Background
The RNA shown here (small-subunit ribosomal RNA) has 1432 nucleotides and comes from uncultured Thermovenabulum sp.
RNA sequence: GAGUUUGAUCCUGGCUCAGGACGAACGCUGGCGGCGUGCCUAACACAUGCAAGUCGAGCGGAGGUGGUGGAAGGCUUAAGCUUGAAGCCACCUUAGCGGCGGACGGGUGAGUAACACGUAGGCAACCUACCCACCACACGGGGAUAGCCCUGGGAAACCGGGGGUAAUACCCGAUACCUUUGCUGGUUGCAUGACUAGCAAAGAAAGCUGCCUGUGAGGGUGGCGGUGGUGGAUGGGCCUGCGGCCCAUCAGCUAGUUGGUGAGGUAACGGCUCACCAAGGCGACGACGGGUAGCCGGCCUGAGAGGGUGUACGGCCACACUGGGACUGGGACACGGCCCAGACUCCUACGGGAGGCAGCAGUGGGGAAUCUUGGGCAAUGGGGGAAACCCUGACCCAGCGACGCCGCGUGGGGGAAGAAGGCCUUCGGGUUGUAAACCCCUGUCACCGGGGAAGAGAGAGGACGGUACCUGGGGAGGAAGCCCCGGCUAACUACGUGCCAGCAGCCGCGGUAAUACGUAGGGGGCGAGCGUUGUCCGGAAUCACUGGGCGUAAAGGGCGUGUAGGCGGGUUAGCAAGUUGCGGGUAAAAAACCAGGGCUCAACCCUGGGGGUGCCUGCAAAACUGCUGACCUUGAGGGCGGGAGAGGAGGGUGGAAUUCCCGGAGUAGCGGUGAAAUGCGUAGAUACCGGGAGGAACACCAGUGGCGAAGGCGGCUCUCUGGACCGCACCUGACGCUGAGGCGCGAAAGCUAGGGGAGCGAACGGGAUUAGAUACCCCGGUAGUCCUAGCCGUAAACGAUGGUCACUAGGUGUGGGCGGUGGUAAGCCGUCCGUGCCGCAGCAAACGCAAUAAGUGACCCGCCUGGGGAGUACGGCCGCAAGGUUGAAACUCAAAGGAAUUGACGGGGGCCCGCACAAGCGGUGGAGCAUGUGGUUUAAUUCGAAGCAACGCGAAGAACCUUACCAGGCCUUGACAUGCAGGUGGUAGCGAACCGAAAGGGGAGCGACCCUAGCCUUAAGGUUAGGGAGCCUGCACAGGUGGUGCAUGGUUGUCGUCAGCUCGUGUCGUGAGAUGUUGGGUUAAGUCCCGCAACGAGCGCAACCCCUACCUCUAGUUGCCAGCGGGGGAGGCCGGGCACUCUAGAGGGACUGCCGCCGACAAGGCGGAGGAAGGUGGGGAUGACGUCAAAUCAUCAUGCCCUUUAUGGCCUGGGCCACACACGUGCUACAAUGGCCGGUACAGCGGGGAGCGAAGGCGCGAGCCGGAGCGAAUCCCUAAAAGCCGGUCUCAGUUCGGAUUGCAGGCUGCAACUCGCCUGCAUGAAGGCGGAAUCGCUAGUAAUCGCGGAUCAGCAUGCCGCGGUGAAUACGUUCCCGGGCCUUGUACACACCGCCCGUCACACCAUGGGAGUUGGCAACACCCGAAGCCGG
Repeated sequence: GAGUUUGAUCCUGGCUCAGGACGAACGCUGGCGGCGUGCCUAACACAUGCAAGUCGAGCGGAGGUGGUGGAAGGCUUAAGCUUGAAGCCACCUUAGCGGCGGACGGGUGAGUAACACGUAGGCAACCUACCCACCACACGGGGAUAGCCCUGGGAAACCGGGGGUAAUACCCGAUACCUUUGCUGGUUGCAUGACUAGCAAAGAAAGCUGCCUGUGAGGGUGGCGGUGGUGGAUGGGCCUGCGGCCCAUCAGCUAGUUGGUGAGGUAACGGCUCACCAAGGCGACGACGGGUAGCCGGCCUGAGAGGGUGUACGGCCACACUGGGACUGGGACACGGCCCAGACUCCUACGGGAGGCAGCAGUGGGGAAUCUUGGGCAAUGGGGGAAACCCUGACCCAGCGACGCCGCGUGGGGGAAGAAGGCCUUCGGGUUGUAAACCCCUGUCACCGGGGAAGAGAGAGGACGGUACCUGGGGAGGAAGCCCCGGCUAACUACGUGCCAGCAGCCGCGGUAAUACGUAGGGGGCGAGCGUUGUCCGGAAUCACUGGGCGUAAAGGGCGUGUAGGCGGGUUAGCAAGUUGCGGGUAAAAAACCAGGGCUCAACCCUGGGGGUGCCUGCAAAACUGCUGACCUUGAGGGCGGGAGAGGAGGGUGGAAUUCCCGGAGUAGCGGUGAAAUGCGUAGAUACCGGGAGGAACACCAGUGGCGAAGGCGGCUCUCUGGACCGCACCUGACGCUGAGGCGCGAAAGCUAGGGGAGCGAACGGGAUUAGAUACCCCGGUAGUCCUAGCCGUAAACGAUGGUCACUAGGUGUGGGCGGUGGUAAGCCGUCCGUGCCGCAGCAAACGCAAUAAGUGACCCGCCUGGGGAGUACGGCCGCAAGGUUGAAACUCAAAGGAAUUGACGGGGGCCCGCACAAGCGGUGGAGCAUGUGGUUUAAUUCGAAGCAACGCGAAGAACCUUACCAGGCCUUGACAUGCAGGUGGUAGCGAACCGAAAGGGGAGCGACCCUAGCCUUAAGGUUAGGGAGCCUGCACAGGUGGUGCAUGGUUGUCGUCAGCUCGUGUCGUGAGAUGUUGGGUUAAGUCCCGCAACGAGCGCAACCCCUACCUCUAGUUGCCAGCGGGGGAGGCCGGGCACUCUAGAGGGACUGCCGCCGACAAGGCGGAGGAAGGUGGGGAUGACGUCAAAUCAUCAUGCCCUUUAUGGCCUGGGCCACACACGUGCUACAAUGGCCGGUACAGCGGGGAGCGAAGGCGCGAGCCGGAGCGAAUCCCUAAAAGCCGGUCUCAGUUCGGAUUGCAGGCUGCAACUCGCCUGCAUGAAGGCGGAAUCGCUAGUAAUCGCGGAUCAGCAUGCCGCGGUGAAUACGUUCCCGGGCCUUGUACACACCGCCCGUCACACCAUGGGAGUUGGCAACACCCGAAGCCGG
């Protein structure tokens, strides 16, 4: 810096990511080299080899070889030859004695919270082998003992006895610069003390060897050693200041403990040890205890401050199987030494023994995980030696591991408007992609060949190594992967999958179009690596020193008092601890930084330089802090004088009221509630009066008031008592502020003991309410409430705001005091203290705070660090108990929150509408039937529609068709479209028998057309060749009412004809957003007026359009007929006319225009006049931004998916018409305002050519015959019906009602069985006005009556229209439903059909408790007690 809480916003806050790092591990992959690095776990156990020896110039031997030597023997006649012992000499080897070294080097990190480490100092309290310098010395003696020999024991390890022997082994004596001790002096230091002079006593030593010389003994000289001493160097020991972990749920610890005296002990100080004495010592500045841990230079990270870390390299420490112990030694309590104990392993003859890889390598084991049983002493370094030299798993190298860092390569150039393949595609193309091929080159690395180092300080000597490096050669050949591509975060498409499989760091993806899963193509990133996991720092200002907070987000202690501590007014002098300046020392090296240099570069390495906040120290300064002294008065306190107050404690006292008791009077109820009931009352209540008892609380005053630290305090009065305020400026002289712990106070409830108890009243009982009602309401009622004494110690103990001080605009109210003024009145002006409101700056996330700060500063205390778990558990402390206080973790979530915004919602409020209620009329719900739906059934009962807003809906016409469903029979380029290829003249087409229900199959027979060219023919025409059409075969494809209305277009419903929905600019707000659109009026209306930080505008409203109501004009047939004429029985029938009606075109008319009143002088409202019509006249069309993932893939269109001899197509039959039920919508009724019969009157909208169909005739009728007239203001449908007149029926399941059924007919149609309509006769069912509930309608409306039309062969109770007759009611807006505006609350925002809480059931996870049981660690007490040391 980003992501993530919300519809959106700002803030708080956590979680998460991008970076860097690693001794790493894991997955995939892996060409070369250089430099580094590699058991982080079991300080688990170890086979094998190696890792510390060396010196023969310390010593005596032993063995070997050679020389010398020649004893004894053999051979030989002899001479002699031969073998050759002892001794001696030299050389080699080395077991032992002796010396030096094994205390270094190497490993490890267990232990250790400590003077262990770091840093700075101290030792007048110390040691230091080997090394260096200097001084001095080394004289005289002695006795042993290994080895060796003999011998004994033992399996072994090893041990014993006897004998002899050497030394630089051991001992004694001498000497003593010196050391120690004692004594006597001197000098000196801060002290213990140090230095120094003298006397006395005690205390050392070793030789070996070279050369020269000498007959020898010996002598000389050099080297290496020896002894004492002084000094140095190096290394160590001890002491001290300061510094660096967690837990206070560890708060007290301590007997050698703290000190002293003396002694012992040590190299040395010391309680290190001991005896005695004293009673100390340590601790909130964290003792003691517990946990964890080697420390540091450094390393990682970070801007820094800081945080984390301690691998490799370097310094220190500790350890060496575990524990203990000492010995030797200059040095050890000793890694490859010793003793003891223990565990373990091994050997054993069972009696005993041996061993210690945390050295190098290696093995097993553990583990996610960490290497070769390599080469060499060539270099560096170490031990021994005079040296040669020996030893050295220290070390130098090599090996293994991409474990890390660094370098290099896997090729370079050219090469298409761009191959093939892959992928995508809108089918045009795009992309992979100059990528490849191909052409021309190069040669790093690797490979082959040749040469070949430095590293070696004078010569020789090189493990690495035939390595680095140089050079020649051939040849693009041998060398690329990994992760990612939803946002953060760089990189997108296709397919598969279908909340599956899976992904995921956080937010989150996946439920059929997934850039998020898997694969592919493409792309991004890094590259011999890339990812993942883990850990650390960063981001995180998220523990805030730098650098945070606490009114409401987490966070002020309930309040006071006060201890430690922290902080603290003015003047002056001194000191110099803090502070500051300058200088000195140190801060090892390495690392880091800078410069330069060396490996071809780099990593790596070398040289030089600079710096280092720290600590120590010298000097200086004196402003500030501090300390000391002196002083001051303004802080603080006191004094004096005043007034205010429900401040506290105790005593006394008063009236009102409730209740109870007594008396009086009185009667049938009282009481209580929404309504009641329980309860009380005829044994006399309630209501009323009088008297009495008792307890508790104090009306009015009373306030937005006062007092108190808080809790809290209220009749009056008395006593005691605390605090605050004002005035004066008399006293003290900084005496102050805060305050961890401590102590005290602390509402209510609760507890203990004893009182008290009127009213009220948890629990409890009863009555109601309710689905229930362990509640709310009612009747009772115990603790309690009250008092005394004592506990408890909490609270929304709140201003959710700690205390003190200072400073920073104002205005206004109120309580207490004082000053000025005033008439000493009211008041006005000023001031101090208290308490409210408003408000500026400022602050704040906003809300808000704002001299009573949440502003600006200072000081001190308390507290916070995501939500849940949880104020829970454990532990401690307190409490009689209840419980309080302190106060976690596991686990879990991606949030939890604050403030504000817009909506939505509310059984919140205000205002206002609508047949919303009310008022009224008629219905539905009951019956029968019609129709739709659910359900059920079925081979199928095709599909859709689903609250309003599905259900006489899509259907404005299902017998076949329709038709999508079912059964069966058939077809497969298909019923239909386009393209390609091939074939085809007896082709296309027509098509008889025959099978079949049809479709279909089957094919006798008949039999063409168009174009071009040739031939024949006068012509018509014929014929040949090619082509077309058609047909056939095949391939592409057609087809689908198959899926998805949650992929879509279009269309539609609904809120809703509701009055709303927005925008631009401006303004306000950090922002979401607000303003405008709110407000006052008004309207049917966001309609208009006024006002206003708004001003305008758009979509809506209204108007413009159509019908209708009045009039005028124009026009006058098919309409009309007033006047004139003709005619008839009658009739606009005829002439004629166009006045009227009407028709249908154009206009007019209505605008609150006029008058009055109301209103604000407005908008507008009310009334009136005129008018056919009056305040939008009535009706229609017209539907804002949007909502419902609303409806429709089956009107149509369409993406994707699915199907392809079937999910397509054809046909016959069936089904959509089923029926125990349920619901919706209707029709007809139940009758007399009626039914029936007869007569009679008056419409309008419409329709008519495969049509409407007149007259006339037939039939009871449906209808038939008939065919005039009419494409229609002409003819027809056409009768309108209710109505009116007359008659009948007389309250009845009827002369109501017509279902159902039988028979007989009619019509349409290929066909009325399933399954049409109509007629006649017969039949005459339910039904007597309909439970809960529910619908429509405010006027030409409801109701009622008929008529027409679409669809249609036929079929209408449905639908769309038309006219006739023609009401009732509206007080009103409380309530139900829906809606509009303002406002309010909100934890809602898929928005109340929301959200959300708890129990229970099941499963799982984590944690706590649990009778107990068991193991480990530590501590304390006591017993036994090894080795060893000290003493005897």
Source information:
It matches the Rfam family "Bacterial small subunit ribosomal RNA". Rfam links the family to the GO terms structural constituent of ribosome and ribosome. NCBI's taxonomy places the organism under Bacteria, Bacillati, Clostridia, Thermosediminibacteraceae, Thermovenabulum. The sequence is in RNAcentral, with records from Greengenes.